[in-house]
A computed fold for a 72-nucleotide RNA from Caulochytrium protostelioides, annotated as transfer RNA. RNAcentral holds the sequence, with entries from ENA and Rfam. It matches the Rfam family "tRNA". From the family's description: Transfer RNA (tRNA) molecules are approximately 80 nucleotides in length. The source organism's lineage runs through Eukaryota, Opisthokonta, Caulochytriomycetes, Caulochytriaceae and Caulochytrium. Model confidence (mean pLDDT): 82 of 100.

RNA sequence: GGGGACGUAACUCAGUGGUAGAGUGCCUGCUUUGCAUGCAGGCGGCCGGGAGUUCGAACCUCUCCGUCUCCG
Numbered sequence: 001g002g003g004g005a006c007g008u009a010a011c012u013c014a015g016u017g018g019u020a021g022a023g024u025g026c027c028u029g030c031u032u033u034g035c036a037u038g039c040a041g042g043c044g045g046c047c048g049g050g051a052g053u054u055c056g057a058a059c060c061u062c063u064c065c066g067u068c069u070c071c072g
Base pairs, nucleotide, nucleotide: 001071002070003069004068005067006066007065010024011023012022013021018055026042027041028040029039030038048064049063050062051061052060
């Protein structure tokens, strides 16, 4: 320098054009003499930045940034 994959909640990941979700974690309550486990509820992300297409974009296109990987 060129090719490919990826970027969504504190962490690990779903969601591939029409209301952003799960598990773990955190907080509260119940349970216990107390802790853990278990059960119920709650908090938390305008989806890496910008632009474009569309009635409508996490999702399609372009560009930039970052991570991983292959080639040279």